[in-house]
RNA sequence: GAUAGAGGUUGCGUGCUUUAUAAGUACCUUAUCGGAUGUGACAGGACAGAAGAAGAUAAGGGGAAGGGAAGAACGCCGAAAGAAGUUUUCCGCCUGCCGGAUGAUUUCUUGGGCAUGAGUUUAAGAGGCUUAUGACUGUCAUCUGUAACAGAUGGGGCGCUAUC
Numbered sequence: 001g002a003u004a005g006a007g008g009u010u011g012c013g014u015g016c017u018u019u020a021u022a023a024g025u026a027c028c029u030u031a032u033c034g035g036a037u038g039u040g041a042c043a044g045g046a047c048a049g050a051a052g053a054a055g056a057u058a059a060g061g062g063g064a065a066g067g068g069a070a071g072a073a074c075g076c077c078g079a080a081a082g083a084a085g086u087u088u089u090c091c092g093c094c095u096g097c098c099g100g101a102u103g104a105u106u107u108c109u110u111g112g113g114c115a116u117g118a119g120u121u122u123a124a125g126a127g128g129c130u131u132a133u134g135a136c137u138g139u140c141a142u143c144u145g146u147a148a149c150a151g152a153u154g155g156g157g158c159g160c161u162a163u164c
Stems, first nucleotide, its partner, number of pairs: 001164005008077001011076004016071004027061007037048003042096004080110008089101004111137002114134008139155007
């Protein structure tokens, strides 16, 4: 340097199917009240509005996306996740701005899952992300022992094991 593997049956990720939630919410129609604004924030436009805006009440109708659970399948073991920068495309009535989503790329961080606390996201007590603590687990190094293994301390995946 090349090839092949291991950590777990709650390892990681992707799409598909079903399903609960989202929610009787958004939204639509009608009626009444209301009485000048409304279209995510700001600026400018454009459109709607006294033939009645925003808002409220009642009745009728009434979703979806993201995230969750289960199932089988597929791809894998920096699997993957996150932060910052650059850049492509898209969404929010249009432009600027702002916000969000997706892909590519550079640098940096994280061995893995779990529990708890805090922060953030979200409709959410679910879940995700970040961080701290805790034990568990896998691996390597050093030391000790009764040397199969166990214990103590410490380290990280740019690692570890096997073969060439």
Molecule: Lysine riboswitch aptamer
Organism: pig gut metagenome